The prediction has a mean pLDDT of 84. Predicted 3D model of a 109-nucleotide RNA (SAM riboswitch aptamer (S box leader)) from Halobacillus sp. BBL2006.
């Protein structure tokens, strides 16, 4: 890389280092950024895998706790939109459902 599952509106810093762009990709937009962004280090959240307890309809499922280990996240809803449909409203919008796309985890190939 490729697929199957789940999750994606919560939560994280007044810290060093660095020194120019950054928010996947196009494309519109809005935005962060020298009052120092983005990236690395530490610190933090969380709690997918992991433990442990407890129920239960028991190949497994809920709940609770726990953070040592393997990862992930740390501006903004995955920033919005983008493709179908519904519903109000009829310039153009606002709104919801679902899908595309990407992101993490775990398994498999």
């Nucleotide at each position: 890389c490729u697929c199957u599952u789940a999750u994606c509106g919560a939560g994280a810093g007044u810290g060093g280092c660095a020194g120019a762009g950054g928010g996947a990709c196009u494309a519109g937009g809005c935005c962060c950024u020298a009052u120092g962004a983005c990236g690395c280090c530490c610190g933090g959240c969380a709690a997918c895998c992991u433990u442990c307890a407890a129920g239960u309809a028991u190949c497994g499922c809920u709940u609770g706790a726990a953070a040592a280990g393997g990862u992930g996240c740390u501006a903004a809803a995955u920033c919005c939109u983008a493709c179908a449909g519904g519903u109000c409203a009829u310039u153009u919008g606002a709104u919801c459902u679902g899908g595309c796309a990407g992101a993490u985890a775990a398994g498999a190939g």